[in-house]
């Protein structure tokens, strides 16, 4: 320099176009003499940016930034 990949809740991750989620982690309650475990509810996201295709984008397509890996 060339090619691939990957970005989505505080963290690890799903969602293959049609109302953004799951687990932990936080805070509350329930349970227990207490603590733990367990069991229930809540908080938490301008889906990396910026255009484009679409009636409708996390999803498709183009730039770009950051990290990863490959090949030179």
């Nucleotide at each position: 320099g060339c090619g691939a990949g990957c970005a989505u809740a505080g963290c690890u991750c799903a969602a293959u176009g049609g109302c953004a989620g799951a687990g932990c982690a936080u805070c509350c309650g329930g349970c227990u003499u207490a603590u733990a475990u367990c069991c229930g509810g809540a908080c938490g996201g301008u889906c990396g940016a910026u255009g484009g295709u679409u009636c409708g984008a996390u999803c498709c397509c183009a730039u770009c930034u950051g990290c990863u890996c490959g090949c030179a």

Record summary: This is a predicted structure of a 72-nucleotide RNA (transfer RNA) from a Parcubacteria group bacterium. Rfam family: tRNA. The family's RNA type in Rfam is transfer RNA. NCBI's taxonomy places the organism under Bacteria, Bacteria candidate phyla.